[in-house]
RNA sequence: GGGCCGGUAGCUCAGUUGGUAGAGCGCUGCAUUCGCAUUGCAGAGGUCAAGGGUUCGACUCCCUUCCGGUCCA
Numbered sequence: 001g002g003g004c005c006g007g008u009a010g011c012u013c014a015g016u017u018g019g020u021a022g023a024g025c026g027c028u029g030c031a032u033u034c035g036c037a038u039u040g041c042a043g044a045g046g047u048c049a050a051g052g053g054u055u056c057g058a059c060u061c062c063c064u065u066c067c068g069g070u071c072c073a
Base pairs, nucleotide, nucleotide: 001072002071003070004069005068006067007066010025011024012023013022019056027043028042029041030040031039049065050064051063052062053061
């Protein structure tokens, strides 16, 4: 330098014919307990890596850039 894969909640990751962003764990509150753990219920938490384009509408399609992994040279 080139090819491919990836970047979404604090962490691990889903999210396909483009149409309200989700799960598990973690965190907070309540119930339960003498207290803790477990369990149940509720809740907070997101610029979907960045910028631009297409579209009525973009995490999703197109272009550029950044970061990580991997392969080739």
Molecule: transfer RNA
Organism: Patescibacteria group bacterium